[in-house]
This is a predicted structure of a 372-nucleotide RNA (Bacterial RNase P class A) from Paracoccus aurantiacus. Rfam family: Bacterial RNase P class A. The family's RNA type in Rfam is ribozyme. It was read from a public genome assembly, where an Rfam model found it. Of the family's consensus pairs, 96% are formed in the model.
């Protein structure tokens, strides 16, 4: 001084004037404080809380994750390994268990697409002495179709090749070391069970009840205490009775266990009718900073300190003024002039993730050039 790559801040200041929502004060006019975001956005996860279901244990049936360790209230999130792929590299990506349970798909091309194959080609014979061409018989190393050709590179071997043999490498198996672990090394053995796809079906390991703040809950009020329809009605045995015992039937998709079997209004379906009032649910928290300590880190504990919208169809504003990041123009500068600030507004609250975002700033790293 040019490139990239990561991580984080800002996203307007200021002053006057009028106008809002919420809490306090009051001498009831006025006074103080507070007041939209890193995504409030998407509704893609996972809680908190609220109501309903569910006596319990298991199975199944749909559904979600998906390599090790750890953090969280959880989590499909995060932090740190480890394996893979991309990049000169900083760093970024991964829907990372299984393919020797099955079961299915890969269009054209191609000779063959999975335990396959002979299009061109090579080598031998024979027809004919040679070429050619033919026809047998051996080859898959070269070569050409595809995204992909049944291990790859080198040598020996051979009539010509071919793990047919060697060496490395690359699969497969063994124990050894080191590590919580996923893994990895080095060393021994075997010519060697040999393709992709599970983001197809699947098998396997865990994990999962249902709505949702228009949840609920209280008060007031009205109108037609409206109208139909279902369910549980049990049985048999022992007792004088209570009550026990079996069967059935219901809680349940299915098993075991338990519970009920009450005619009272208990419960459940459809259909009509009245109320669109009001209060609470509403904002102190798994809360946010700042500071210490432990941890490679996420995040943890600590304790002092500062700080904290609550509308209710829906507030957090409008006007002027001046300053100023940027950008454009003039100027040797001083400085002048025009311009002009992204995305994008809280609605029960939190941890995430993803998606948008003008412009400007800071930090560390990597690479290439240069000077000193």
């Nucleotide at each position: 001084g040019c490139g990239g790559a990561u991580g984080g801040c800002c996203g307007g200041g200021u002053g006057a004037c009028c106008g809002c929502g919420g809490g306090g004060g009051c001498a009831c006019g006025c006074c103080c404080c507070c007041g939209a975001g890193g995504a409030a956005a998407g509704u893609c996860c996972g809680g908190a809380c609220u109501c309903c279901a569910u006596g319990a244990g298991g199975c199944a049936a749909c559904g979600g994750u998906g390599c090790c360790g750890g953090g969280u209230a959880a989590c499909g999130c995060c932090c740190g390994g480890c394996g893979g792929g991309g990049g000169u590299a900083a760093c970024c990506c991964c829907a990372g268990g299984g393919a020797a349970a099955g079961c299915g798909c890969a269009a054209c091309a191609g000779a063959g697409a999975a335990c396959a194959g002979a299009c061109c080609g090579c080598c031998u014979g024979u027809g004919c002495c040679a070429g050619u061409c033919a026809c047998a018989g051996g080859u898959a190393a070269g070569g050409g179709u595809g995204a992909a050709a049944c291990g790859g590179u080198g040598g020996g071997g051979u009539a010509a090749g071919a793990g047919c043999c060697c060496a490395c490498c690359g699969g497969g198996g063994g124990g050894c070391u080191g590590g919580c672990a996923a893994c990895a090394g080095a060393c021994c053995c075997c010519g060697c069970a040999u393709g992709g796809c599970a983001a197809g079906c699947c098998c396997c390991a865990c994990c999962g009840g249902g709505a949702g703040c228009a949840a609920u809950g209280c008060c007031g009020a009205a109108u037609a205490g409206g109208g139909a329809c279902c369910u549980c009605g049990u049985g048999c045995c022992g007792g004088c009775a209570a009550c026990g015992g079996c069967a059935g039937c219901g809680c349940c998709g299915c098993c075991u266990u338990g519970c009920g079997c009450c005619a009272g209004a208990a419960g459940g379906u459809c259909c009509g009718g009245g109320u669109u009032g009001g209060c609470a649910g509403c904002u102190u928290g798994a809360c946010g900073c700042a500071c210490g300590c432990a941890g490679u880190a996420a995040u943890g504990c600590g304790c002092u300190g500062c700080g904290c919208a609550g509308a209710g169809g829906a507030a957090u504003g409008g006007u002027c003024a001046u300053c100023c990041a940027g950008a454009g123009g003039g100027g040797c500068a001083a400085c002048c002039c025009u311009u002009g600030g992204a995305c994008a507004g809280a609605a029960u609250c939190c941890g995430g993730c993803u998606u948008a975002c003008a412009g400007g700033c800071c930090a560390u790293c990597c690479g290439c050039g240069u000077g000193u």